A computed fold for an 85-nucleotide RNA from Desulfosporosinus orientis, annotated as c-di-GMP-I riboswitch aptamer.
Of the family's consensus pairs, 95% are formed in the model.
RNAcentral holds the sequence, with entries from Rfam and Ribocentre.
The coordinates come from a structure-prediction model, not an experiment, and the mean pLDDT is 87.
[in-house]
RNA sequence: CUGCGAUAAUGGCAAACCCAGUGAGAGUUGGGGACGCAAAGCCACGGGUCUGACCACAGAAUGUGAAGAUAGCCGGGUUAUCGAA
Numbered sequence: 001c002u003g004c005g006a007u008a009a010u011g012g013c014a015a016a017c018c019c020a021g022u023g024a025g026a027g028u029u030g031g032g033g034a035c036g037c038a039a040a041g042c043c044a045c046g047g048g049u050c051u052g053a054c055c056a057c058a059g060a061a062u063g064u065g066a067a068g069a070u071a072g073c074c075g076g077g078u079u080a081u082c083g084a085a
Stems, first nucleotide, its partner, number of pairs: 004083002012037002017032006035072001041078003045075003048070003055065004
């Protein structure tokens, strides 16, 4: 340095739920709170899932479509702490 990952050390993040903000919604932000996490840091590139106000298309009702969301669904990319076997 690369791989690997302890019942090790120092720190870190924070699910559900509650309160407040925001959004059409999915969600997200702040506070409280800890189910978990060795990348649960970051990036929507591929797949999946969720949403459907606007817009586009078709239309009789209405339907379809992400450019919206999810990195704590998976893969990929990228950066990083520690050091037993």